RNA sequence: AGAGUUGGUCGGGUGAUCGCCCCGACAUUGCUCGCAGUGUCGGGGAGGAAAGUCCGAACACCGCAGGGCAGGAUGCCUCCUAACGGGAGGAGUUCCCCAACGGAAGUUGGGGAGUAUGGAAAGUGCAGCAGAGAGCAGACUAUCCCGACACUCGUGUCGGGAUAAAGGUGAAACGGUGGUGUAAGAGACCACCAGUCUCGAUGGCAACGUCGGGAGCUCUGUAAACCCCAUCUGGUGCAAGAUCAAGUAGAAGAGCAUGAGGUGGCCCGCCUCACUAUGACUCUCGGGUAGAUCGCGUGAUCCCGACCGCGAGGCUGGGACCAGAUGAAUGAUUACCGUCCCGACAUCUGUGAUGUCGGGAUACAGAAUUCGGCUUAUAGAUCAACUCUGAUU
Numbered sequence: 001a002g003a004g005u006u007g008g009u010c011g012g013g014u015g016a017u018c019g020c021c022c023c024g025a026c027a028u029u030g031c032u033c034g035c036a037g038u039g040u041c042g043g044g045g046a047g048g049a050a051a052g053u054c055c056g057a058a059c060a061c062c063g064c065a066g067g068g069c070a071g072g073a074u075g076c077c078u079c080c081u082a083a084c085g086g087g088a089g090g091a092g093u094u095c096c097c098c099a100a101c102g103g104a105a106g107u108u109g110g111g112g113a114g115u116a117u118g119g120a121a122a123g124u125g126c127a128g129c130a131g132a133g134a135g136c137a138g139a140c141u142a143u144c145c146c147g148a149c150a151c152u153c154g155u156g157u158c159g160g161g162a163u164a165a166a167g168g169u170g171a172a173a174c175g176g177u178g179g180u181g182u183a184a185g186a187g188a189c190c191a192c193c194a195g196u197c198u199c200g201a202u203g204g205c206a207a208c209g210u211c212g213g214g215a216g217c218u219c220u221g222u223a224a225a226c227c228c229c230a231u232c233u234g235g236u237g238c239a240a241g242a243u244c245a246a247g248u249a250g251a252a253g254a255g256c257a258u259g260a261g262g263u264g265g266c267c268c269g270c271c272u273c274a275c276u277a278u279g280a281c282u283c284u285c286g287g288g289u290a291g292a293u294c295g296c297g298u299g300a301u302c303c304c305g306a307c308c309g310c311g312a313g314g315c316u317g318g319g320a321c322c323a324g325a326u327g328a329a330u331g332a333u334u335a336c337c338g339u340c341c342c343g344a345c346a347u348c349u350g351u352g353a354u355g356u357c358g359g360g361a362u363a364c365a366g367a368a369u370u371c372g373g374c375u376u377a378u379a380g381a382u383c384a385a386c387u388c389u390g391a392u393u
Base pairs, nucleotide, nucleotide: 001389002388003387004386005385006384007383008382009381010380012337013336014335015334016333017332018331020045021044022043023042024041025040026039027038028037029036030035031034047364051375052374054373055372056371057370058369059237060236061235062234066268067267068266069265071233072232073231074230075229076090077089078088079087080086091117092115093114094113095112096111097110098109099108100107101106118228119227123226124225125222126221127220140167141166142163143162144161145160146159147158148157149156150155175193176192177191178190179189180188194218195217196215197214198213199212200211201210202209203208241294242293243292244291250285252284253283254282255281259273260272261271262270301320302319303318304317305316307314308313338362339361340360341359342358343357344356345355346354347353348352
């Protein structure tokens, strides 16, 4: 200097001429006296994702939202947060690169990329083919012992018993290496190693790490398979809900106390309601109205600084008000500039830089109750870290 990966920031600017919406002030007109219209002036008017509708909440309503079951979600530790399935920092584990030690396997240190990471010894299920046998399995080739027969005196055949060390199949065969022992073998026993469990010391808030002792315990893997364990979870949602206005045709039919209704399902509890069916209601059939206002933006808000914290963040001082439409405003035209690409020319210390001119392009994409996250899309510019390549010193 270039390329790549990951993460962050910005993501067009300025002017003119018209146009739209909201707020405020003043003036004026109308009138049902509180609204509407008009004019002037001032101020403001889409995003990092506004998208997806995947999580969490604020808020609103439901006299049970109280207790439980089912259902659903999460799953290493600690912390942040209103909360979260989110974020920060660590631990374990897998892989890649570099260095050192080592004959090798591997070990240690550093850097980087992942991680759906409680339990397989509570139970069930699943794991093709090959293979004797795939989970407390198994005898194909084989090894050893006994007996019978044959015999080329080496052995062979048949029957019975013992074995799982050697070979073979397989991704994986019920720990590994070396010995003792045995008829031959085997953790049967021993030494060392690996794993598991357990005891103690020690570092750490913890997950875990290091060191030492003991036990022959070594019956695979899989739980984004069922399941078990721990923790959390009322429902519906701004088309929530509140107010005003309008409106006709319901004397239609059915249900109901061992009943019906009460905002997802079931049970208990609690509350309401009738028995003269014209009752709170539920279901079936039929008819009418559907316009306006609020909710609607001062917020777990934003900006700058000090302090605390490895960090996510916390706390505090000062400053700011930054959309509110409702068939849905925030735009159209034009000029110059910026950025990127291509081409031509010129200059220079040359495969690059600078300047001029010409042409082309300028991403993803638009609020609709709000906020914190996650996921997806994104031309180009820029910052940081890491990796690779090249040049120079």
Molecule: Bacterial RNase P class A
Organism: Fidelibacterota bacterium UBA1134